The prediction has a mean pLDDT of 86. Predicted 3D model of a 113-nucleotide RNA (SAM riboswitch aptamer (S box leader)) from Aeromicrobium flavum. It was read from a public genome assembly, where an Rfam model found it.
RNA sequence: CACUCAUCCCGAGGGGCAGAGGGACACGGCCCGACGAAGCCCCAGCAACCAGCCGAUCACGGCCAGGUGCUAAUUCCGUCCGCGGUCGAUCGCCGGCCGCGGAGAGAUGAAUG
Numbered sequence: 001c002a003c004u005c006a007u008c009c010c011g012a013g014g015g016g017c018a019g020a021g022g023g024a025c026a027c028g029g030c031c032c033g034a035c036g037a038a039g040c041c042c043c044a045g046c047a048a049c050c051a052g053c054c055g056a057u058c059a060c061g062g063c064c065a066g067g068u069g070c071u072a073a074u075u076c077c078g079u080c081c082g083c084g085g086u087c088g089a090u091c092g093c094c095g096g097c098c099g100c101g102g103a104g105a106g107a108u109g110a111a112u113g
Base pairs, nucleotide, nucleotide: 001113002112004110005109006108007107008106013043014042015041016040017039021032022031023030026079027078028077029076044071045070046069049067050066052063053062054061055060075105080102081101082100083099084098085097086096087095088094
């Protein structure tokens, strides 16, 4: 990097350096940020995918915390499709708003190449 599978409304922040951006990309919205953004380092924490151990084994469950991951807001929300509600209408398979489901994209882990 490609492909496959699983999960993504739960949870968990302090310090040092740094110095203006950040929330994946594009657009729109809404937020965070000199009471200090990104990035780097230290410590702490959350979770439990993999590994390890136990329940004989699969499934499943439990323990642990070694390898990852994560620690504002649902993956911050929308964008594409469908359904429902409501309002409007020039009534057409229309438009606005709201809700629900799905897809796509993305993130993380694991397996394979």